The RNA shown here (Group I catalytic intron) has 230 nucleotides.
The model forms 89% of the base pairs in the Rfam consensus.
Rfam family: Group I catalytic intron. Rfam 15.1 lists 5,602 matches to the family in 1,395 species. Its family is annotated with Group I intron splicing in the Gene Ontology. For this family Rfam cites "Self-splicing of group I introns" (Cech, Annu Rev Biochem, 1990). Rfam describes the family as follows. Group I catalytic introns are large self-splicing ribozymes.
[in-house]
RNA sequence: UCGUAAGGCUCAGCGUUAUAAAUAUGGGCCCCCUCUUGGGAAACCUUGAGGUGUGCACUCAUCAAAUCCGGAGAAAUCCUCUCUGCUAAUUAGCAGAAAGACAAUUCCGAGCUAAAUUCUUUGACUAACGUCAGAGAUAAAUGUGUAGAGACUAGAUGAUGAGCUCCUUAAUCUUUAAUUUAUUUUUUAGAAAGGAGAUGGUAUAGUCCAGACCACAAACAAAAGGGUAG
Numbered sequence: 001u002c003g004u005a006a007g008g009c010u011c012a013g014c015g016u017u018a019u020a021a022a023u024a025u026g027g028g029c030c031c032c033c034u035c036u037u038g039g040g041a042a043a044c045c046u047u048g049a050g051g052u053g054u055g056c057a058c059u060c061a062u063c064a065a066a067u068c069c070g071g072a073g074a075a076a077u078c079c080u081c082u083c084u085g086c087u088a089a090u091u092a093g094c095a096g097a098a099a100g101a102c103a104a105u106u107c108c109g110a111g112c113u114a115a116a117u118u119c120u121u122u123g124a125c126u127a128a129c130g131u132c133a134g135a136g137a138u139a140a141a142u143g144u145g146u147a148g149a150g151a152c153u154a155g156a157u158g159a160u161g162a163g164c165u166c167c168u169u170a171a172u173c174u175u176u177a178a179u180u181u182a183u184u185u186u187u188u189a190g191a192a193a194g195g196a197g198a199u200g201g202u203a204u205a206g207u208c209c210a211g212a213c214c215a216c217a218a219a220c221a222a223a224a225g226g227g228u229a230g
Base pairs, nucleotide, nucleotide: 002015003014004013007030008029009028010027011026012025031053032051033050034049035048038045039044058163059162060161061160062159063158069109070108071107072106073105077101078100080098082097083096084095085094086093087092111144112143118137119136120135121134122133123132124131125130148209150208151207152206153205154204164197165196166195167194168193169192172191173190174189177186178185213230215228216227
């Protein structure tokens, strides 16, 4: 590098070094199924819990700005100066607690932010409505803050605009059919309105730099972290 657990993503652990084959798992998140809290006419959204579970998760275009300052958490994994228990019986080992480290990541305050939207203004085109371009103002977040300390480029899983697919039908309007004293009751189709189309970006793809590697010094119980130079 590649693989692994059996729907997808991610970190760790483990395996292997290639015509690929074998192998081991431990966390977190998303969707799906069941139950459940609240909202809704409904589709569905939302809260919490359990489950390894067939499949699904669209297309095109535009944007690349801000990136500062503070703060609260965190599983698995690693370590053992300390405490408790068990085994052993020279030193020791195992388990748990507690504290420390690392870290996939969950957030809070405040500020800032591109295209968009809307308004004003200037110019060009037009018979006019308007269209295009420039300048200024105007917004919020699933953005930034929040990479490995970080720098730069791109565009997406982000934002915006449009389309496409599927689902719903309370009210309103039009419409098919039956029915009724009666556009009264049911029903068909459409308009219209609403909903769904997952997560991964706490750096995704890259280029740098860092790190990894060697040496030195300090500190240190350990894990780990930092400094200088190569």